[in-house]
This record gives sequence, structure tokens and C1' cells, in this order.
RNA sequence: ACAUAAGGCUUCUAGGGUUCCGCCGGUGUGCAGCAGUGACUGGGACUGGUCCAAGAGAGGCCACACCUCCGUUGUAUGGAGGUGACACGGAGGGAUAAAAGCCCGGGAGAU
Repeated sequence: ACAUAAGGCUUCUAGGGUUCCGCCGGUGUGCAGCAGUGACUGGGACUGGUCCAAGAGAGGCCACACCUCCGUUGUAUGGAGGUGACACGGAGGGAUAAAAGCCCGGGAGAU
């Protein structure tokens, strides 16, 4: 000094918290009438559903680069397949209800 396609989108997962749902408690001149249910409230050292979610996790699509093959003869180009490696990593800050392998960030740094 070094990757500019190390691009974009999407479905998930590890992981993450607690808006909403569910769950577990508490309160009471609600309803009801002893079984519950509504309201308010606490809880994620509550398994979960919704939700957030990976550059260094998985799949798919598009695009891009290169290579191979096929087809056309109209010479403009079209189609199919393949390849696209590697990747240790803080602290701190930010968003959202909140947190995080989210974003800053393939950053700083290390090798």
C1' cells in the first nucleotide's frame, strides 16, 4: 500500500430484548356468585407467538466480472452451465418499546 460487485434484495437461524399477545403474581364496594372474568399494576434471573437480527451463519433471487459450451448469421447479440477466494477483532456511541453477532463497521486495532 492492498479488494472498487467484499453490490442489492429476500426467507430463515444462532443470538437479542419486552412495545403487543400469551404466561406467572399483586390490588379491589367492577361484573359475577365461589368457577371465573374485566380493570389497574409488577415480572423477560417467563419456555413461547408477534418483533429486531448477522461482513466474518444458512438458503434463494437479481445484478456484476471472468471462463466453458450451445444456437443464430440478421454480425446487433441470445441461451445454458461453472467460478467469485479469505475474513482475528475491541472499547465507545446510535436507533427502536428495548436489547443484540442490528447500525457506525470487512471501522480502530491485531496478523